Bacterial RNase P class A from a Chloroflexota bacterium, 349 nucleotides, folded computationally. Lineage of the source: Bacteria > Bacillati > Chloroflexota. Rfam family: Bacterial RNase P class A. About the family: Ribonuclease P (RNase P) is a ubiquitous endoribonuclease, found in archaea, bacteria and eukarya as well as chloroplasts and mitochondria. Gene Ontology terms of the family: ribonuclease P activity, dimeric ribonuclease P complex and tRNA processing. It is annotated as a ribozyme. The sequence was found by an Rfam model in a public genome assembly.
RNA sequence: CGAGGCGGCCGGAUGGUCGCGCGCCUGCCGGGAGACCGGCCGGCGCGAGGAAAGUCCGAGCUCUUCAGCGCGGGGUAGCGGGUAACGCCCGUCCGUCGUGAGACGAGGACCAGUGCCACAGAGACGAGUCCGCCCGAUCGGCUUCGGCCGGCGGUCGGAGUGAAACGCGGCAAACUCUACCCGGAGCAAGGCCAAGUAGGAGGACGCAACCCGGUUCGCCGGGGGAGAGGUGCGCUGCCCAGUCCUCGGGUCGGCCGCAUGAACCGUCGGGCGACCGGCGGUCAGAGAUGGAUGGCCAUCACCGCGAGCAAUCGCGGGACAGAACUCGGCUUACAGGCCGCCUCGCUGG
Numbered sequence: 001c002g003a004g005g006c007g008g009c010c011g012g013a014u015g016g017u018c019g020c021g022c023g024c025c026u027g028c029c030g031g032g033a034g035a036c037c038g039g040c041c042g043g044c045g046c047g048a049g050g051a052a053a054g055u056c057c058g059a060g061c062u063c064u065u066c067a068g069c070g071c072g073g074g075g076u077a078g079c080g081g082g083u084a085a086c087g088c089c090c091g092u093c094c095g096u097c098g099u100g101a102g103a104c105g106a107g108g109a110c111c112a113g114u115g116c117c118a119c120a121g122a123g124a125c126g127a128g129u130c131c132g133c134c135c136g137a138u139c140g141g142c143u144u145c146g147g148c149c150g151g152c153g154g155u156c157g158g159a160g161u162g163a164a165a166c167g168c169g170g171c172a173a174a175c176u177c178u179a180c181c182c183g184g185a186g187c188a189a190g191g192c193c194a195a196g197u198a199g200g201a202g203g204a205c206g207c208a209a210c211c212c213g214g215u216u217c218g219c220c221g222g223g224g225g226a227g228a229g230g231u232g233c234g235c236u237g238c239c240c241a242g243u244c245c246u247c248g249g250g251u252c253g254g255c256c257g258c259a260u261g262a263a264c265c266g267u268c269g270g271g272c273g274a275c276c277g278g279c280g281g282u283c284a285g286a287g288a289u290g291g292a293u294g295g296c297c298a299u300c301a302c303c304g305c306g307a308g309c310a311a312u313c314g315c316g317g318g319a320c321a322g323a324a325c326u327c328g329g330c331u332u333a334c335a336g337g338c339c340g341c342c343u344c345g346c347u348g349g
Base pairs, nucleotide, nucleotide: 001345002344003343004342005341006340007339008338009337010336012300013299014298015297016296017295018294020047021046022045023044024043025042027040028039029038030037031036049320053331054330056329057328058327059326060325061186062185063184064183066237067236068235069234070233071232073182074181075180076179077178078092079091080090081089082088093107094105095104096103097102108177109176113175114174115171116170117169129159130158131157132156133154134153138151139150140149141148142147190256191255192254193253200247201246202245203244204243205242210223211222212221213220214219230239261283263282264281265280266279267278268277269276270275302317303316304315305314306313307312
């Protein structure tokens, strides 16, 4: 100097002006016994992401009556660790790729069973081509009568085909087996207030037996218990007398959930590391609901092109992309720029 690998960060800034959403506060007006509620002017503060994306995993949270056992279904898979947990992350072994830094991982079991191995080859599981070797009981031919050749039979060695060929291998990101893990549904979860209709119409399965009271003798009420139904299925126990289906009608309002979190920042210590612990600090860090952050002006910064000796000037550009319950991950997209460490090549000292 060039090319790569891994990790981290930014991804416009400042000022003015007009306009948005939310929170807090003073003042004023109205309601209320009060707490407080509503409205208006003004002031202050805050206001999209590293992926907010995909919805692929894991959880927190909410509801489902709870628990146990089994089945089904799903997931993971060397070993050890981290974490609230995970299919994630760290370390390490092995394997594949790479000169390397590194990247990826399909990583338990093929004697529990089933299945597959194209093409080529005689043959890919009870088969077997060619050459050599062995046998000589038997069959055929020849014979110089010593025997020779071939068939039948056999085993071993080799050749060719192929990834794989002497009952041996390969495939389980084939079905399966083993070990471990997992109830279900999801913020359109789920609560509260107000309002309104049609206390609608037609059905199904349940409320066992038994006891007491009443009776118009149809039945009614109470007790008792409970067999329908109760977020995959079955069984057992517990809880629970109702549980649903079809058609039709009403509410298409408001509030909560709604942001203090397994949070973030700094520092010290432990650990190879993921990460863990102690101490201190920050939080008026969006909370919308047809869904808010936009417009204009000026200056500067970055990048590209052109002109110029230079100072400088002119023109143009700015990626992927917008929260909707919140976190931990993974995956995908990203113009341009910065930093650190490592590897390889070339050259010079």